[in-house]
RNA sequence: UCCUUAUAAAGAGUUGGGGGAGGAACCUGGUCCAUUGAUCCCACAGCAACCUGUCCUUUUAUAGAAGGUAGAAGGUGCUAAGUCCAGCAGGCAGCGGCCUGAAUGAUAAGGG
Repeated sequence: UCCUUAUAAAGAGUUGGGGGAGGAACCUGGUCCAUUGAUCCCACAGCAACCUGUCCUUUUAUAGAAGGUAGAAGGUGCUAAGUCCAGCAGGCAGCGGCCUGAAUGAUAAGGG
């Protein structure tokens, strides 16, 4: 960097230090966050349960497989707002909204 599969409206920072102007991925429109210092970096704390591992059950051939539990441990991830909302397609409604799906992006696991 590319491919495949899976996931998503839940949850978790009013912490300390650094830094100093934009930030919420990109484009457009909206709506928000931010000098009462955001985004970001470091530390600490926390959330979650994708993978490893633990424990239980079933099956099996002591291998392996499937399902579940749990957060003591490890690899990631995450800690404003639904992926912040819309954009494309379909449906309903009818003065402009609602629903579903896709696309895009993100994360994990596996592979090239």
Predicted 3D model of a 112-nucleotide RNA (SAM riboswitch aptamer (S box leader)) from Scopulibacillus darangshiensis. It matches the Rfam family "SAM riboswitch aptamer (S box leader)". Rfam's curators write: The SAM riboswitch is found upstream of a number of genes which code for proteins involved in methionine or cysteine biosynthesis in Gram-positive bacteria. Its mean pLDDT, the model's own confidence on a scale to 100, is 80. The source organism's lineage runs through Bacteria, Bacillati, Bacillota, Caryophanales and Scopulibacillus.